This is a predicted structure of a 1174-nucleotide part of an RNA (large-subunit ribosomal RNA, half B) from Candidatus Pacearchaeota archaeon CG_4_10_14_0_2_um_filter_35_33.
The coordinates come from a structure-prediction model, not an experiment, and the mean pLDDT is 81.
Rfam family: Archaeal large subunit ribosomal RNA. The family has 91 seed sequences and 2,955 matches in Rfam 15.1.
The organism belongs to Candidatus Pacearchaeota, within Archaea.
The full RNA is in RNAcentral, with records from ENA and SILVA.
[in-house]
Context: one part of a larger RNA
RNA sequence: ACUAAUUCAGGGAAUUCGGCAAUUUGGCCCCGUAUCUUCGGUAUAAGGGGUGUCUAUAGGUGUCUUUGAAUAUAGAAGGCGUUUGUAGAUCGCAGUGACAAGGACUGCCCGACUGUUUACCAAAAACGUAGCUGGUUGCAAAUCCGAAAGGACUAGUAUAACCGGUGAGAUCUGCCCAGUCACGGUGUUUCAAACCCUGGUUCAACAGGGCUAAGACCCGUGAAACGGCGGGCCUAACUAUGAGGCUCUUAAGGUAGCGUAAUGCCUUGUCGUUUGAAUGGCGACGUGCAUGAAUGGUUUAACGAGGUAGUCGCUGUCCCGAAUUAGGACCUUCUGAACACACUUGAUGGUGAAGAUGCCAUCGUCUCCUAGUGGGAAGCGGAGACCUUGUGAACCUUUACUGCAACUUGUUGCUGUGGUCUUAGGAAGAGUGCAUAGCAUAGGUAGGAGCGUCGAAACCAAGUUUCUGGACUUGGUGGAGCGACCGUGUAAUACUACCCACCCUUCUUGAGGCUACUCACCCGAGAGGGGACACCAGCAGGCGGGCAGUUUGGCUGGGGCGGCACCCUGCAGAAAAGAUAUCUGUAGGGCCCAAAGACAAGCUCAUCCAGGUUGGAAAUCUGGAGUAGAGUGCGAAGGCAAAAGCUUGUCUGACUGUAUUUCGAACAGCAAGAAAUGCAGAGGUGAAAGCCGGGCUUAGCGACCCCACAUAGCCUCUUAAUAGGGCUUGUGUGUGACAGAAAAGGUACUCCAAGGAUAACAGGCUUGUCGCCCCCGAUAGUCCAUAUUGACGGGGCGGUUUGGUACAUCGCUGUCGGCUCUUCCUAUCCUGGUUGUGCAUAAGCAACCAAGGGUGUCGGAGUUCACGCGUUAAAAGGGAUCGUUAGCUGGGUUAAGAACGUUGCGAGACAGUUUGUAUGAUAUCUACUAGGAGUGUUGUGGUUUGAGUGGAACGAGCAAGUAGUACGAGAGGAACCUUGCUUGGAUGCCUCUGGUGAGCGGUUGUUACGAGCAGGCCGCGCAGCUACGCAUUGUGUGGAUAAGUGCUGAAAGCAUCUAAGCACGAAGCCAUCCGCAAGACGAGACCACAUAGGCCGUUAUAGAAGAUAACGUUGAUAGAGUUGGUGUGUAAGAACCGAGGUAACGAGGUUUUAAGCAUGCAACUACUAAUAGC
Repeated sequence: ACUAAUUCAGGGAAUUCGGCAAUUUGGCCCCGUAUCUUCGGUAUAAGGGGUGUCUAUAGGUGUCUUUGAAUAUAGAAGGCGUUUGUAGAUCGCAGUGACAAGGACUGCCCGACUGUUUACCAAAAACGUAGCUGGUUGCAAAUCCGAAAGGACUAGUAUAACCGGUGAGAUCUGCCCAGUCACGGUGUUUCAAACCCUGGUUCAACAGGGCUAAGACCCGUGAAACGGCGGGCCUAACUAUGAGGCUCUUAAGGUAGCGUAAUGCCUUGUCGUUUGAAUGGCGACGUGCAUGAAUGGUUUAACGAGGUAGUCGCUGUCCCGAAUUAGGACCUUCUGAACACACUUGAUGGUGAAGAUGCCAUCGUCUCCUAGUGGGAAGCGGAGACCUUGUGAACCUUUACUGCAACUUGUUGCUGUGGUCUUAGGAAGAGUGCAUAGCAUAGGUAGGAGCGUCGAAACCAAGUUUCUGGACUUGGUGGAGCGACCGUGUAAUACUACCCACCCUUCUUGAGGCUACUCACCCGAGAGGGGACACCAGCAGGCGGGCAGUUUGGCUGGGGCGGCACCCUGCAGAAAAGAUAUCUGUAGGGCCCAAAGACAAGCUCAUCCAGGUUGGAAAUCUGGAGUAGAGUGCGAAGGCAAAAGCUUGUCUGACUGUAUUUCGAACAGCAAGAAAUGCAGAGGUGAAAGCCGGGCUUAGCGACCCCACAUAGCCUCUUAAUAGGGCUUGUGUGUGACAGAAAAGGUACUCCAAGGAUAACAGGCUUGUCGCCCCCGAUAGUCCAUAUUGACGGGGCGGUUUGGUACAUCGCUGUCGGCUCUUCCUAUCCUGGUUGUGCAUAAGCAACCAAGGGUGUCGGAGUUCACGCGUUAAAAGGGAUCGUUAGCUGGGUUAAGAACGUUGCGAGACAGUUUGUAUGAUAUCUACUAGGAGUGUUGUGGUUUGAGUGGAACGAGCAAGUAGUACGAGAGGAACCUUGCUUGGAUGCCUCUGGUGAGCGGUUGUUACGAGCAGGCCGCGCAGCUACGCAUUGUGUGGAUAAGUGCUGAAAGCAUCUAAGCACGAAGCCAUCCGCAAGACGAGACCACAUAGGCCGUUAUAGAAGAUAACGUUGAUAGAGUUGGUGUGUAAGAACCGAGGUAACGAGGUUUUAAGCAUGCAACUACUAAUAGC
C1' cells in the first nucleotide's frame, strides 16, 4: 500500500449508471397532524416542546410491624418498595449525556395485501392467495398411482371432489363459430373384422360383392374454449378536418377504456411543467411499426429489502485531500506448503506465420541483493461456453416418419330362459295380374272337348281387395249353367298341370330392435342389488407426442436468409493440340411434330426499283436487280441456294437382328443416356446411281427391388391336357438432392469431439468509403478568377471511419464506456513570430513557420458521439492491441429467473423493450521506481571537474499608466514600454489560519466505591504531520535558426534578399538555471595523511532491511531526575455557605488553588547504560 475503524475548515451530491457507502433521525411524555380512503387506515404522518440531580410537599399503590378495636378488608403511627404531580434550588457545551434506538416527504410503474421461490451468483413485476369463472363427476363417481391385486381422494357425497383460466375491492367484460378443438344430432355418402352371397374344377388359401359400429363426412351449439377482430376513393361557403357518401372485401373487421406505455420502430415525437441547462420524471395530445377487455381492460386506499423521478435535512461521494488508531506489510527467530520449473531471459527500428528477450541493424549493459509498482512475457489457471463442422449426443415440441400404451367402437368366447316386433331364405296353403278391340279385369306355356247335382248362374248376409268397372272367399236360398262353334284380338276363354311377378297366412332357420326373467358372473357381512349387460380375454376399425425410436440434404468468399452455379446444351472466359475453375458472363432445356418424318421431282428467299382497275406506304399481278441481307418448330453457334429452304407426288427406315466406334469420362476404371459405322433380313422411294435405323447438327433425360404388358423360348408342379409359378428378351410406371435413403422443428437449460480448414474483438494487407492536400478555374465577389468563394472534372497522401479479405490466434491474446496514469504525432484551437486582405483604428478573414506549455466545469442519456447551460486565451484533432481489467468500476452488450409487444399450432424466437444477475490468483523473468552489497579503477580519507543525461519549471490571463493619445468625418479606438495582481503548474516550509492530534477536563451506565470496561460520549488541545495556510518561481541574457524582412550583387550590361558574401528574425533549438553523473574501461583532477574502516554499545537531524548521521567516560548519545516552557482548567482533603426540612440529611457553591495532572519540547544534571574488547 492494504484491511477494519475515528475525525475534518469552507462548500454540500458538484461524485456516480445510481446518494453506492457513510452520516442525519432515533426512546418516553405532551401538543399537533394534511391528502387520499374500502372509513378500518394513511399515522410515530408532517411539525413543535419537554427529559439530569437535589430538597420539600400533595397524592396513588404493594407489603410488613405496632397501636386501636367489636370478628374488620376501616382509622392512626412507623418501615421497606413502587409511582404520579407541583414548587423551589442547582451543575454542565451537552440531562433517553454511554449503550440501545425510524431520516422525512411528494409523484409514477408493477403486484392488492401477510406469505413462497432458483440450498451454492436472480427474492422479483415470478409463484401462491381470498374473490370471480368454465368444465368433469350420482359414488362400484370423476381424477390420480399400479402389470394386477390393490390404494389415494375418503371412512368425504354436488354447500362435495377433481381439472383449467383469471387474480382483493370498485367499474366493466364489446363483435366473430370461417379455421382448430370440445359437445350434441342425424343419415341419401364413406367405412374393418365377424356374418351373408359369388368366384376359386372339389377342399383351402385367396379374390370380389353385400350388410354394418365407432370414426370420417354432413347439420348444429360453445369464445371467462384455442384463437381472431380490414383496405381504397370522394366530400362542408378561406384553409384544414371529415359528421356523410361510394366501392372492394371478411367469420367478424377492435366497442368501452387506456395510450410515445415494463408495449411506439421512426424517437431525444409535439406541447406544458420541473432545471441555469433534462435522450430523465410528471401531465397532456394520438397519425396505437405492433394497446385493448378473465391470454382480462381501466382504476384503486393499504402494503413492498421491487423498479423509477424529485424536494428538504444530512454528510469526506466529491472539490481535494489530510491526520490518527488497531491489524498487517517490513525486520529477527521458529515451523513450513501449493502451483510451477528447456534456458546464459535488455531498448529502439526492421524482418518474419503479417504483434520478437532470442533473427538483422544500431544503441545500451561491471556482478549480485532488498523493498515496491504491476507495462511486457500476445504471463498462469481452465483441449473456447460465442461461431462453424460432425451423415456426434441429450432433452423439449409438433398437423415430421414409424410404432406402443391408454381410451373408444364392433364382433366372438365366458353366455343361460322367455315374450313381442321387424327382416332374409326355405316349405305348405290361399289370392291378385284391367293398353285397344272384345259381353269383359285375357299373366305365360302346354294339354284340351269337356267341366258341373260331390251343386252352375242369379239373389241375400258377412268379409277381403280394387284401376270404383269389378274380382274373390265363407255361409244361406237356389236348381243348371259354362265352354267348344261364332266374333274380337298379338294371344281365347270351360277344366287340368307347370311356370313368372306381387301379396297374405302358418311352420321352420338365421339376423336385428324392444322388453322380461334368473342360474352363470359382479357388488354386498347379510338382507338384498345388478344381471346375461358389465368385467376379463381374442380379433378388427377409430383416435392416440401420453410414451418411445429416429430423421430433419448439399454447395456456399463463415453460417443463416436468398439462389442453384445439384442433371443436360450452345457461345465467351480458354492463353491457335487436348484439358481447364469461380454464387464468372450471356442464353437455353426437362418439349414439340403422324408431319414439322423418308425418298424423288420442281422451284428460289428477304429487300429494292419500274409498271398496273377499285388499291392507299403496305393486299394480289407483270418485269428487273438480288450470295442470302430470308427461311430452317424452339436458345446460341456452326451450316445450308438446281439446298439442309418452299411446293407437290408416293410412302412409314420414327424397321428387326448382330458387330464395332465416339462422346459421356483428356491423360486409370466407370453406368444410364446420346451419336456414328458395317453386315444380314424384310421394306419405302427414285428411271437409276443411290438415299432412308426419325427431325440441318449440337439439349429435350433415369439403377436395383416390386408391378403391369408383349412375344417366343426354357425350367418346374399336377395331370390325359390346361391353368399356375420361375427364368431369359423387350416396353411402361421414378427417384429434378437427376449413379436414384422412406424423414419436421426448438434449445439462452444444454453437452461432447474437432477446427483458426471457418465467423464475431483486436492485428496484417487493401483503401471502394472516410479524412486531408494539390491541379484546372466555370460561378459569386459593383468592375476584377486566385482578399474571399470555388461547381464539373483530374492527381495524390493518411491509415483515426465503414467495408473487403480470411494471413496469425478457437489445448482461450478478457469484449463497450467511464476513472486513473504516461508518452508520441501535427493536418495548430489558444499562446509566440510573420505575409496577404475587399487590412484606416478596433475587430476579423485567409495563408506561412512553430508541438515549449495549455486545451476546463456542469445537465439529461450506460453511452463514445451528438445536443444544451454558463465560463474561458482556447475549451484542436488523433495514435499507442478502437493505450490502459495479474490497475479500479461493471451502467451497457452477452447466460440461467421474469414480463410486454410482435411472431410461431408449439417447443421457442426477435441488432425490439424492461427488471434481476459471482470480475480468480502469494509476481519467477524482464521492465520501471527507490535503497544497498561486492568487485574493477586501486594505499587511505576528503574535496571536486563534467563527457553525458533529466526538467516546463515555468505557462497564461486581467487591470492600471502610456491615452481617450496614434488612427478616424464621426462613432469609436490601439500599441511599443512600465507596474500591480490573478489563475494553472512546480519546489520548499509550518510563523500565522485550518485539520488531525499523545494529553487534560466534563459526563452516562456498571460497580465490591480502588479501579477498570463500553478501546464510551462530549469540550479544548502542545509537538509532529499536513492544506484549505505561508514562501519562492527569468516581460532576463547570449548563440544558431524557421517563416519572413533586408543590404550588396551577378548569372541575365537592367532587375533581383542569393548564386559568392553580409545583417536581422519566434513561447520553438543550443546554452545560461536546478538535479544526477568517472562502471565516462578514455574508470579523470586536486588536497591531506601514513594509516583507516568495520564489529560491539547508546541513539536520531536518518531510516522497511542495509545504508546515512551523532555519541561511546578526555562523554550530555539515550533513559531517569530537576528547572523552565506548553496543554488542560482550579485536584484530593479540610473549613464555611447552600433551596429546604423539627431533625437527620442535602445536589451544589466559595476559599485553600493560575491548583492538580500531563509533557514526543528546551536547558541543566553522570544517577543508569554507552564497560571491556575483536